[in-house]
């Protein structure tokens, strides 16, 4: 990097450093000099893998010592298709795209 599977309505921030961007992409709409990103420290959330217990196909539960992940807004909203509707908006469902984990190449 690609493929497969699972999940994405909940949850959880302070300090330092830095000095203008950030929210994947596009369009919106937001956040940001009352200090963005990146990096560091400490803290926290969750429970994918891990560990343990029961069951032994697998599923359920417990745990937070280990590997990740995450800590504005539903994945911030929409993007493609279908349906409903007050007919230009709104809602719903499914895809696509994306993120994370595990496995494989």
């Nucleotide at each position: 990097u690609u493929c497969u599977u699972a999940u994405c309505a909940a949850g959880a921030g302070a300090g330092g450093c830095g000095g203008a961007g950030g929210g994947a992409c596009u369009g919106g709409c937001c956040c940001u000099g009352u200090g963005a990103a990146a990096c560091c420290u400490c803290g926290g959330c969750a429970a994918c893998a891990g560990a343990c217990u029961g069951u032994u196909u697998u599923c359920a539960g417990u745990u937070a010592u280990u590997g990740u992940g995450c800590c504005a807004a539903c994945u911030c909203c929409a993007g493609c298709a279908a349906g409903c509707u007050u007919u230009a908006u709104g809602c719903u469902u499914g895809a696509a795209a994306g993120a994370u984990a595990a496995g494989a190449a």

This is a predicted structure of a 105-nucleotide RNA (SAM riboswitch aptamer (S box leader)) from Evansella caseinilytica.